[in-house]
Model confidence (mean pLDDT): 83 of 100. The RNA shown here (c-di-GMP-I riboswitch aptamer) has 76 nucleotides and comes from bacterium ADurb.Bin157. It was read from a public genome assembly, where an Rfam model found it.
């Protein structure tokens, strides 16, 4: 350094719902909560798919849909 995720040890995130807010919508925060996740970090005009429309082409969303970056622990 590359690869793997059986074990191991420190944890870490946080689905759905329910409450209040913000949005044209998708959806976002925030609390509460845990469905699960070896990257459920990070990256959205400038990699592709998806979803929304007040707008035909989204610099609206969506990374817990692929990717692509990077990173802990052990170790055939």
């Nucleotide at each position: 350094u590359c690869c793997a995720u059986a074990u191991c040890u420190u944890g870490g995130c946080a689905a759905a719902a329910u409450g209040g807010a913000c949005a044209a919508a998708a959806g976002u925060c925030c609390a509460u909560g845990a469905c699960g996740c070896a990257a459920a970090a990070c990256u959205a005009u400038a990699g592709g798919g998806c979803c929304u429309u007040u707008g035909a082409a989204a610099u609206g969303g969506u990374a817990g849909c692929c990717g692509g970056u990077u990173a802990c622990a052990u170790g055939u």